[in-house]
The RNA shown here (Bacterial RNase P class A) has 337 nucleotides and comes from Ramlibacter pinisoli.
The source organism's lineage runs through Bacteria, Pseudomonadati, Pseudomonadota, Comamonadaceae and Ramlibacter.
RNA sequence: GAAGUUCGCCAGACCGCCGCUGGUGCGAUCGCCGAAAGGCGGCACUGGAGGAAGGUCCGGACUGCGCAGGGCAGCGUAGCAGGCAACGCCUGUCCACCGCGAGGUGAGGAUCAGAGCAACAGAGACGAGUCUCGGCGGCUGGGGCAACUCGGUCGUCGGGGGUGAAACGGGCAAUCUCUACGCGCAGCAAUACCAAAUAGGCCAGCGGUGAUGUGGCUCCGCGGAGCUGGCGGGUAGGUAGCACCGAGCCGGUGGGGCGACCCCCGGCCCAGAGGAAUGGCGGUCACGGCGCGGGCAACCGCGCCGCACAGAAUCCGGCCUACGGCGGACUUCACAC
Numbered sequence: 001g002a003a004g005u006u007c008g009c010c011a012g013a014c015c016g017c018c019g020c021u022g023g024u025g026c027g028a029u030c031g032c033c034g035a036a037a038g039g040c041g042g043c044a045c046u047g048g049a050g051g052a053a054g055g056u057c058c059g060g061a062c063u064g065c066g067c068a069g070g071g072c073a074g075c076g077u078a079g080c081a082g083g084c085a086a087c088g089c090c091u092g093u094c095c096a097c098c099g100c101g102a103g104g105u106g107a108g109g110a111u112c113a114g115a116g117c118a119a120c121a122g123a124g125a126c127g128a129g130u131c132u133c134g135g136c137g138g139c140u141g142g143g144g145c146a147a148c149u150c151g152g153u154c155g156u157c158g159g160g161g162g163u164g165a166a167a168c169g170g171g172c173a174a175u176c177u178c179u180a181c182g183c184g185c186a187g188c189a190a191u192a193c194c195a196a197a198u199a200g201g202c203c204a205g206c207g208g209u210g211a212u213g214u215g216g217c218u219c220c221g222c223g224g225a226g227c228u229g230g231c232g233g234g235u236a237g238g239u240a241g242c243a244c245c246g247a248g249c250c251g252g253u254g255g256g257g258c259g260a261c262c263c264c265c266g267g268c269c270c271a272g273a274g275g276a277a278u279g280g281c282g283g284u285c286a287c288g289g290c291g292c293g294g295g296c297a298a299c300c301g302c303g304c305c306g307c308a309c310a311g312a313a314u315c316c317g318g319c320c321u322a323c324g325g326c327g328g329a330c331u332u333c334a335c336a337c
Stems, first nucleotide, its partner, number of pairs: 001333010012285007020048007030041004050309001054320002057318005062187004074183005079093005094108001095106004109178002114176002116172002131161003134157010191240004201231006213222003248268005254263003287306008
C1' cells in the first nucleotide's frame, strides 16, 4: 500500500426570531363547546424521536375470559454448561462444515420401536438380487483304453469382477415417527368507569265518568287513546389504561466472572399525541466534495453544493431488515529497511 475479518463510537454544535405539543405553577372563578360526563382558552417556567422509532418474527409486563387433577390432540424447542423476568435471544465450549488466515456458519437428541425415501449408472436400490467369473453338490451330453477332460442344466455359497454416493450393510429424522422439555385463549380497537338523543323493555300513577293535545282558553268547543314519572341494559360521546421509582437511565482506575452478566457506590427522573406535536427562517463554526486564486511544498483564502436510512402511538427485552461516517485490534499478500 492492497484485500479482508472483527469490535466499538457518532448520527453535526452553538446563538437569535417565529411557531407546535406534554407537564408544573399562578390566575379572572371569567369566557366558550357540551344534555351531562368532560374538554378548550391566558401568562411564566420546563420536557419534547431512533439506532434502527421500521418489519410485527420471537419472548415478556399488563388486561379480560377460561381453568380440580391427569391424559390425548395441536404448536414449538433440541450437543453440553451458563446468563436472563423470559425467549427460538446472548455467552463460553465440544463436534461438523466453510475460509490460506483473522474468523464465520450449524433445524448438531434418537435409524437394534415402526413406516417412508434415493436421480444417473447398473442384472438388481431398500425388497434382497444373479449379468459375468468362480467354489461345492445333484442330474445329464460328448471325448479318452485309463488317469482324466470339455460342456449343458438345476440348486447352493455370495468369494472375485462390473455399476453406483450407497449392493443382506449403510444413509436421510430439513419425510412421517419416537424421546425429553415448554405452551390455556385472546389482545390496548385489551380492559375499567361515566354516560346522551332516538327506538324498544320493566314498574307505578292517571286516562272513554274523555286524559295528553288543541281553539283568545276558568265556562265552553274540537278531538278520541294514550299521557306522566321512575328503573335498567346498551350505542354515540367522554375519562382512565398512558407516560410509569421502573427487568429504568447515566457515571465509577469499585468488586466477582474467560464471557454473556451480576453485585456495590454516587447521581438523575428522561417524549407522550389521539388524523397524531417534536418544526421553519437567519447567522457563526465543524465535516465532505467541486471550482478559482496564492504558495516549491505542507497548506492558506474565497465561492458554490452536499450532509445517509428514516418519524414514537400501551410498555419492555431480543432478532431481522434499511443506512452515512469515524476509530481500534487482528489476518493475508506485495514492497522497503
It matches the Rfam family "Bacterial RNase P class A". Rfam links the family to the GO terms dimeric ribonuclease P complex, ribonuclease P activity and tRNA processing. A source record names the gene rnpB.